c-di-GMP-I riboswitch aptamer from Paenibacillus flagellatus, 92 nucleotides, folded computationally. Its Rfam family is "c-di-GMP-I riboswitch aptamer". Rfam's curators write: GEMM was predicted in a large-scale screen for bacterial structured RNA regulatory elements. Of the family's consensus pairs, 95% are formed in the model.
RNA sequence: UAAUGAAGGUGGCAAAACUCCCGAAAGGGAGUGACGCAAAGCCAUGGGUCUACCGCUCCGCCCUACGGAGCCACGAUCGCCAGGUUGCCGGC
Numbered sequence: 001u002a003a004u005g006a007a008g009g010u011g012g013c014a015a016a017a018c019u020c021c022c023g024a025a026a027g028g029g030a031g032u033g034a035c036g037c038a039a040a041g042c043c044a045u046g047g048g049u050c051u052a053c054c055g056c057u058c059c060g061c062c063c064u065a066c067g068g069a070g071c072c073a074c075g076a077u078c079g080c081c082a083g084g085u086u087g088c089c090g091g092c
Base pairs, nucleotide, nucleotide: 004090005089012037013036017032018031019030020029021028022027035079041085042084043083045082046081047080048077049076050075055071056070057069058068059067060066
């Protein structure tokens, strides 16, 4: 230094739930709180998954309107997987 995660050490992050805020929603932010995590640090690059405001198609209807269904990411998720990248400690 790389691989790696045994024994430890300094510590770190923060699920669900609740409150407030943003958002059409998925979801995100802040506070409280810890389910867990050796990258549960960062990046939406590949795949997966979630949502569907807008848009398109169809149906219903009081046939202008309104309601419903289907499709659709340019939205989201890095605590879904992979990849990239940056890190603490150090035994075999």